[in-house]
Context: one part of a larger RNA
RNA sequence: UGCACAUGGUGGAUGCCUUGGCACAGACCGGCGACGAAGGACGUGGCAAGCUGCGAAAAGCCUCGGGGAGCUGCAAGCAAGCUUGGAUCCGGGGGUAUCCGAAUGGGGGAACCCGGCGGGAGCGAUCCCGUCACCCCGAAGGGGGAGCCAACCCAGGGAACUGAAACAUCUAAGUACCUGGAGGAACAGAAAUCAAUCGAGAUUCCCAGAGUAGCGGCGAGCGAAAAGGGAAGAGCCCAAACCCGGGCGAGGUGACUCGACUGGGGGUUGCGGGGCUGCAUCGCGCAGGCGGACCGAAGCAUAGCGGAACGGUGCUGGAACGUACGACCACAGAGGGUGAGAGUCCCGUACGCGAAAUGCGAGUAGGCGAGCCGAUGUGGACCCCGAGUAGGCCGGGACACGUGAAAUCCUGGCUGAAGCUGGGAGGACCAUCUUCCAAGGCUAAAUACGAGUCUGUGACCGAUAGUGAAGAGUACCGUGAGGGAAAGGUGAAAAGAACGCCUGACGGCGAGUGAAAUAGACCCUGAAACCGUGUGCAUACAAGCGGUCGGAGCCCGACUCGCGUCUCCGGAUGCGAGGGUGGGUGACGGCGUGCCUUUUGCAUUAUGAUCCGGCGAGUUACUCCUCGUGCGCGAGGUUAAGGGCCUCUGGUCCGGAGCCGAAGCGAAAGCGAGUCUGAAUAGGGCGGCGAGUGCACGGGGGUAGACCCGAAACCGAGGCGAUCUAUCCAUGGCCAGGGUGAAGCUGGGGUAACACCCGGUGGAGGCCCGAACCGUUGUGGGUUGAAAACUGCUCGGAUGAGCUGUGGAUAGGGGUGAAAGGCCAAUCAAGCUCGGAGAUAGCUGGUUCUCCCCGAAAUAUAUUUAGGUAUAGCCUCAGGUAAUUGUCUGGAGGAGGUAGAGCACUGGAUGGGCUAGGGGCCUUACCAGGUUACCGAACUCAACCAAACUCCGAAUGCCUCGCAGAUGUAUCCUGGGAGUCAGUGAGCGGGCGAUAAUGUCCGGUCGCGAGAGGGAAAGAGCCCAGACCGUCAGCUAAGGCCCCCAAGUUCAUGCUAAGUGACAAAGGAUGUGGAUGUGCAGAGACAGCUAGGAGGUUGGCUUAGAAGCAGCCAUUCCUUUAAAGAGUGCGUAAUAGCUCACUAGUCAAGUGGAUCCGCGCCGAUAAUGGUCGGGACUCAAGCAUGGCGCCGAAGCUACGGAUGACGCAAGUCAUGGUAGGGGAGCAUUCUCUGGUCGGAGAAGCGGACCCGGGAGGGCAUCCGUGGAGAGCAGGGAAGAGAGCAUGCCGGAAUGAGUACGCGAUAAACAGGGUGAGAAUCCCUGUCACCGAAAGCCUAAGGGUUCCGGAGCCAGGCUUAUCCGCUCCGGGUUAGUCGGCCCCUAAGCCGAGGCCGAAGGGCGUAGGCGAUGGGAAACAGGUUAAUAUUCCUGUACCGACCAAGCAGCGUUUGACCGCGAGGGGGGACGCGGAAGUGACAGGACCGUCGGGUGGUGGAAUAUCCGAUGCAAGGUGGUAGGCGUUGAGAGGGGAGAAAAGACCUCUUUAGCCGAGCGCCGAUGCCGAAGGGGAUAUAUCCCUGCAAAGGGUCCGUAAUCAUGCCGCCAAGAAAAGCCUCGCGCGGGAGGUGCUUGGACGACCGUACCGCAAACGGACACACGUAGGCGAGGCGAGUAGCCUAAGGUGCUC
Repeated sequence: UGCACAUGGUGGAUGCCUUGGCACAGACCGGCGACGAAGGACGUGGCAAGCUGCGAAAAGCCUCGGGGAGCUGCAAGCAAGCUUGGAUCCGGGGGUAUCCGAAUGGGGGAACCCGGCGGGAGCGAUCCCGUCACCCCGAAGGGGGAGCCAACCCAGGGAACUGAAACAUCUAAGUACCUGGAGGAACAGAAAUCAAUCGAGAUUCCCAGAGUAGCGGCGAGCGAAAAGGGAAGAGCCCAAACCCGGGCGAGGUGACUCGACUGGGGGUUGCGGGGCUGCAUCGCGCAGGCGGACCGAAGCAUAGCGGAACGGUGCUGGAACGUACGACCACAGAGGGUGAGAGUCCCGUACGCGAAAUGCGAGUAGGCGAGCCGAUGUGGACCCCGAGUAGGCCGGGACACGUGAAAUCCUGGCUGAAGCUGGGAGGACCAUCUUCCAAGGCUAAAUACGAGUCUGUGACCGAUAGUGAAGAGUACCGUGAGGGAAAGGUGAAAAGAACGCCUGACGGCGAGUGAAAUAGACCCUGAAACCGUGUGCAUACAAGCGGUCGGAGCCCGACUCGCGUCUCCGGAUGCGAGGGUGGGUGACGGCGUGCCUUUUGCAUUAUGAUCCGGCGAGUUACUCCUCGUGCGCGAGGUUAAGGGCCUCUGGUCCGGAGCCGAAGCGAAAGCGAGUCUGAAUAGGGCGGCGAGUGCACGGGGGUAGACCCGAAACCGAGGCGAUCUAUCCAUGGCCAGGGUGAAGCUGGGGUAACACCCGGUGGAGGCCCGAACCGUUGUGGGUUGAAAACUGCUCGGAUGAGCUGUGGAUAGGGGUGAAAGGCCAAUCAAGCUCGGAGAUAGCUGGUUCUCCCCGAAAUAUAUUUAGGUAUAGCCUCAGGUAAUUGUCUGGAGGAGGUAGAGCACUGGAUGGGCUAGGGGCCUUACCAGGUUACCGAACUCAACCAAACUCCGAAUGCCUCGCAGAUGUAUCCUGGGAGUCAGUGAGCGGGCGAUAAUGUCCGGUCGCGAGAGGGAAAGAGCCCAGACCGUCAGCUAAGGCCCCCAAGUUCAUGCUAAGUGACAAAGGAUGUGGAUGUGCAGAGACAGCUAGGAGGUUGGCUUAGAAGCAGCCAUUCCUUUAAAGAGUGCGUAAUAGCUCACUAGUCAAGUGGAUCCGCGCCGAUAAUGGUCGGGACUCAAGCAUGGCGCCGAAGCUACGGAUGACGCAAGUCAUGGUAGGGGAGCAUUCUCUGGUCGGAGAAGCGGACCCGGGAGGGCAUCCGUGGAGAGCAGGGAAGAGAGCAUGCCGGAAUGAGUACGCGAUAAACAGGGUGAGAAUCCCUGUCACCGAAAGCCUAAGGGUUCCGGAGCCAGGCUUAUCCGCUCCGGGUUAGUCGGCCCCUAAGCCGAGGCCGAAGGGCGUAGGCGAUGGGAAACAGGUUAAUAUUCCUGUACCGACCAAGCAGCGUUUGACCGCGAGGGGGGACGCGGAAGUGACAGGACCGUCGGGUGGUGGAAUAUCCGAUGCAAGGUGGUAGGCGUUGAGAGGGGAGAAAAGACCUCUUUAGCCGAGCGCCGAUGCCGAAGGGGAUAUAUCCCUGCAAAGGGUCCGUAAUCAUGCCGCCAAGAAAAGCCUCGCGCGGGAGGUGCUUGGACGACCGUACCGCAAACGGACACACGUAGGCGAGGCGAGUAGCCUAAGGUGCUC
């Protein structure tokens, strides 16, 4: 370390449970709100954080009822109380009800700020009460509205995805969504309606008509109406004619008339009605009908009450509700609880009863009865009967109806009637006919919905389920709109573990409780992953899909035997031996490349899965269609809505409307067992010979999301976003230092005058260098970062188009953009969020139990089609036909133009012959001619080629057959269900290609696909062979037989020497064997050895030379010879020299070359070490030929078994299988009926064993755990089966104790202290770092982090005694600081108003709104923690009161208020320069206090330290402004005055730092030394001393000044002043002194950061102020002070 067993941990599945949900039904109810809602904020308790309740009268107050013993909520505890004089509690009514919110006195950033008026209290500050918004109506008193709320309803606007396999009309859909409005319902509604020649008689809703008529790129789709059956049922009122009246106007002398307006009467319909007028009849009563005012229930709801029967006995048990026995009640045996299953224990249940008060009922039923109605016909044809209307035209919309032949309805534009002798409609239109009467209005019920209350039910869920939620819209995320979890269980009862021990504690061990503690609070059960411990076996020279088969050894062991001990005689137990039931392990060996998906094909290095557990996918509705099965009825079948009854979500009985069928044919008229076509009696098409229909279940389809998960996107919008960023607006702020030296001016020169030149002055600039600040060029690092953009070095701009704070504006097809498609909250070629929505996805992935039967396809055609689909083909199931239907073999008969062959045709093509014709050459004046190794038709000879050549021509295949045989329905027909449309390899025949491809495309065949087994080392497709199961049986196939490895070291004959065998070509080669033919050879070959190899001659030429041998020439000859080249090579400058050919001798028998065949050799080079599968093999274990034997598969045989088909039987045959079809079953949850089990132990969980062919089941006869429910049989219904979806949720692993992380490399070390424990905490000392910061103040933001005590589980990247952590307690003090307040900017809101489908937009008056303007405080001290806030001292501001003084005023009106005001002022840019000049700081002198030297020096001169102080008051200095002020005059505007402007005269005022003095007879006051202590500070020296001067220097101040420049640089109020009108009005103003008052909010702490923004104690970002010293121009840089740190390993 593996396996096994045992035992634990972890974890939270499973089972059981339910407080919570879900669905449906019934009843009620259908609103709340200015009398302040809904919803909140803040409070409220003796102790009080949360929830609940309540509201300053605050877990409550009053009253009326109920009720009857305890109570002070969840919620314990302590404390304190209440209650039979009736509490707590329940119900009705009332009171109170802070602040916000419609929010309403004004404002506002909701829960806050600021008022006016009236009344009241108080000395007063101040408090209390009431009241004050806007709009509409009204003359007014007064009344109403608003806002919220689940769905339903009406109306105004109105998408897109999607579907149409694209898309535009169309669809989705008038849906989603927005908006307005109403009600308990809404809308509609009493015919200018339908209908059809018959009739109906308002509307609404249901059934049905009907998926019909229709509409429709006549596509996808959309889709009526009237009849008929039901629910309900209800009808009315005006306008007008006419009559009467009123006031007004006009006319008229008047009577009167007319007009518009207004009141009453009248009148209300279409067989037209009414008025008016005439006639006739009835009548004036009774009866009848209607009915004002008034009185006025029952009943129901909101609390409740009564309510039968075992304190039975025994047993088990912790407990009886179980069980045995025995009783009782029942109009009650629904249900729940109680220590386990309870009619009789408790709550209840059946049944019966009940309300002071309020509400509904309802002003209803009922009572009473003022009053009103209470005629019809007919004649006349004078009047009336809804006008910018109906209608028309144009453009749209709605109607099922898309412009269509398009009626009907609505209307934006233009027009425009009739008026009863009239008008509308009847689907263009016209006529006839029928029917109705528009242009005014009201109207219950039947219908829709469910936020709320109550009740009930469930073949609904049971904690990953059911709501998101067993309380949560919480925690958390986001700027916001918005998004949005997880999390249940001790026990009957807390009896929740007293006490002891270990430990710092936590925790544990005992003890105790309990039936149980392995029920101990992380608590029922407690699975798996995962992590341990113990025991047995195995494992340290061995190799891999991890299994399976065999198996040595070791261990255990039921059981048996023997011995021993105990015994209640049943047995228990110990030791030893045996032990082939069996169990554990397993050395070694054989075979063996996971699963899923997708594919032609996967171990594949193609997809997916870390593991485990739970969840996770063909469902439901509509009978709409179709098929099958079952059942009912049957020429019929069946009801729908609705209704009655009952035991009421249901059943049953009615209900016949309607539907299907019973007749078809035709375009139709129509005819009809026929009909249509047709001239037709013809032919032909379609029909006719009776089976349907209803329900249930099942297969398939349709419409719906339709098997599940998944987009990129589109649209709406209500929206929500400019805290990031872009641009803009308003108001503030910031930019060390250095340099350059424009214009202008001025001096000099110069010119006629300019110009121009030089010097100075001057200080311009999108000027230069360079910090802060802004940016980001290059490069390194970082890249699971320190950081979701940073860091080191370097770099660009840095007075400008600069940077920046605060407040505001612009918003999604929109903004903004010095423009990159950049930016608009870490998102941008169209933000985010929610919704349409389950968009769509011809695409990918996934899709869950078993067995049995059959079993494909990867083709054709078509396709905006090619990875999709339809039809056909091929599969399956059911039914049918039964005939030589199919298939095979044989026989017979046919058609054909392939292979081959051929060249007769069509073409191609080689050589020869012959040769027309042509070319060249010769000849030639021309004609002609000659010649030719040139080209060449035709012809001819020889030999050829062809898919688109054929004089010919097979095999196979195909067709036919009244033929024969085999098979036996395999064929065919009808119907239900599919899948398949990516194929692939081999050999054969071909096309393309290169007679390339694991290439591609066809044909036919076989495999794979979907096929296992054996062989080919290993291998989808090759060879052999088709797996129902079993067998430790036999025979074979391919292929094999030396070992690995089963079978021959088999036999015979040869070959190979190359390890060829065990990759390869052209080409090469005395390899070797065989064969054939040939040359030489005893007249001596071939090879070797010995010898010769000569002469003319150095042949000639050439050449410097060329002599056999550079080159050229040659008939390369001749001679001597046995033989010897004018020379085969080597060699020399050339010779020389060495050789060869050739010859002789010697030797002695074969030798040379050629061709063919077998086997070998070379050719033969790739990167880590090679390979025939390996070892190894040589008369083989190679190659060839032949023989005999054996091995070898899931083939065949044998034996046994299963299932199916056939068969009477005996038996025979069959049973590989993906997509797919069919059949039969198992299991899960719930349910019905029947019958059972269970505290003497259910389910679940862990194991053992057994059964079945499997899914699975069982234990009657198992063990343990567990502690209350659960099975069985037969039916029924489904959220019904998991391993894969980069699935979802949870838990646990691996990587891994690994990476080398611990977040700036500014740095630590020692001693002491505390403590259980110290690198990290505290103290001390030394060291180091920052020091324009890493110090100090402050705004924003944060929100207690501040201080003290205690603590150390978590947080802190280590540790921790420490902490920005946890717990407890404490802490923030203001007239002057800031806010509030007064004022206004950008902007925002906005009475009226204007505009707009609605919502709403803009905007006047007015208001709000700081980042700006506006009154006032300083120094010191003090706390653990606050201070310009407290204290001490010294000031100031505002308004008020009193006194004093001065001056003014009281009708010639001071002053105040109101009305509107006028004027001044407030009041403003940028840059520059020269002055002035503090604070701080520094230097020096002086003064004061102190040290004195460890080692060299110095030693009375050095060293250390100190030498300080405000506001305010007072004195107008430096400096600046300056003709302002005053007076007079002029003249424009204005209500007036003043002012402004112009002219004249006169006068000196205004602003103002610094500095001095007072403040201060005060406060402060160091170092050093000493002491104490609580260890961090305090005290003493010491309420101590000195507390002076000079200089340097400055960006405060003077100064809102001065100078220059062009880009010309907020507003309003406070403040000052002026007069006018109205009202009040006798006091009021200034100065001085005194007095009293000044509310409310913030104030702690961090604040360049560990407290803000960045998820973090994060190397980042964050506005403003102060910011010391030395060197230095400097805020640079380096080093330091004060101060702060050493960055939590």